The RNA shown here (Bacterial RNase P class A) has 384 nucleotides and comes from an Acidimicrobiia bacterium. Its Rfam family is "Bacterial RNase P class A". Rfam's curators write: Ribonuclease P (RNase P) is a ubiquitous endoribonuclease, found in archaea, bacteria and eukarya as well as chloroplasts and mitochondria. By type it is a ribozyme.
[in-house]
RNA sequence: CGAGUCGAGGGGACACCCGCGUCCGGUCCGCCGGCCGAGGAAAGUCCGGACUCCACAGGGCACGGUGCUGGGUAACACCCAGGCGGGGCAACCCGAUGGAAAGUGCAACAGAGAGCAGACCGCCCGCGCGAGCCGUCUAUGCGGCCAGCGCGGGUAAGGGUGAAACGGUGGUGUAAGAGACCACCAGCGCCGCGGGUGACUGCGGCGGCUAGGUAAACCCCACCCGGAGCAAGGCCAAGCAGGGAGCGAGUCGCCCGCUCGUCAAUCCCAGGUAGGCCGCAAGAGCUCGAGCAGCAAUGCCGGGCCUAGAUAGAUGGGUGUCGGUCUGUCGUGGCCCUUGGUCACGACAGAGCACAGAAUCCGGCUUACACCUCGACUCAUAGG
Repeated sequence: CGAGUCGAGGGGACACCCGCGUCCGGUCCGCCGGCCGAGGAAAGUCCGGACUCCACAGGGCACGGUGCUGGGUAACACCCAGGCGGGGCAACCCGAUGGAAAGUGCAACAGAGAGCAGACCGCCCGCGCGAGCCGUCUAUGCGGCCAGCGCGGGUAAGGGUGAAACGGUGGUGUAAGAGACCACCAGCGCCGCGGGUGACUGCGGCGGCUAGGUAAACCCCACCCGGAGCAAGGCCAAGCAGGGAGCGAGUCGCCCGCUCGUCAAUCCCAGGUAGGCCGCAAGAGCUCGAGCAGCAAUGCCGGGCCUAGAUAGAUGGGUGUCGGUCUGUCGUGGCCCUUGGUCACGACAGAGCACAGAAUCCGGCUUACACCUCGACUCAUAGG
C1' cells in the first nucleotide's frame, strides 16, 4: 500500500417554540407540574413456546414434522462444536447430510443397449461366390493367394450415440477378445487390531470381480407430535320471540375407553342486545463485571435498573446550529507512469440524509436497509 473473510455496534445530536398519550402529584376545576413514551428489524406469519379454554390430552390409527454425531436451550426446523462431502491458494463458505442388494416408479431425444441391458461400425473363424495375380500347361483344365460380396458363428477390448454405457492402468492369454487369469489401485462384503462419548476414522488380512442416477418421487427406518387460539378466556351491565328436527353430545378425522345426557344437550330457521372493566406488561426481563466453569453456544455468582400499554388506536410540526454522504471549485502536503493522475487535510457552494410504525408476550429464522465506526484473521507486494 492492495485484495479478501468473519464478527460486533450505531443509524443522527443539541437548543428554542407549539402540539399529543398512559400514569403520578397539585388545583382557583380553567389548568399546572413531573417520570416515561415504537424497532434492529416493530416487517414476513416461516418455526418453537409461555399463557388461556375444552379436557382422565387416557390409549391407538391416520395426518403432520424432523432427518449425520455430541452439546446448549423452556423448546425448536434455532445456536455451538465436530464428522463426512463439495468450493476456495487461504482465512472461510455451502450441504433437503438416514436408506437405492425391501418393493414400486421415473429419466425426452440420440443410441444396439439406460439396470436380471446390449451389437450400429468394427475385429476373428468357417462355408459359398469370386474380378485380379502366380504356378503348371499347346489349349482346355488343375492348384494356390486374395480385394470385395453373401450366409453362419464368436466377441464386447477399439470406435460411435449420449449428461451418464455394467470398474481403472499395465500384462498374460486368445482365432480375435473378455476379470477368463495375474499385479497394482478404487469400490463392495467379511474378519482382526487401534483411536474417538459418538458421527466416523487409521492399519492389516481374506474374498469375489463390481450390485449406475433419482427418495427436493411413492416408499422404508429412527425420533417427535391432543385441539383451538388474546376476536383465547373471565366479570359487570343491557336485551329477548319464537318455530322445526332430535338420540346422541363431549375443540380437525376414525376406533377403543371414560364422562354427561334422554326432548335436555346438539343441529337448522327466525328475532333481540352488544356498553364498560379485567386479561395488559416485573419478565424463560434488561444491563455491568480485569468473577467462576466451558473450545464455544451457554450456565452460575455478584452489583445496578424498571424502559409505551393505546382501543379509530398517542410520541408530531416549525426554526437554527452541528455531524455525516455525494458532486464541483480553491489551497496545502505526500506518492507516482509528473503539460497530469491519485490520496489526505482545510475552506466555500450545491444536492441530499436509508429500511421503516407496537396492539398478549417471549426465543429464533427469513427479508429490507443511504451511510459510519471498531475488532480479529487470510493472501499478495515492498521494506526492516
The organism belongs to Acidimicrobiia, within Bacteria. The sequence was found by an Rfam model in a public genome assembly.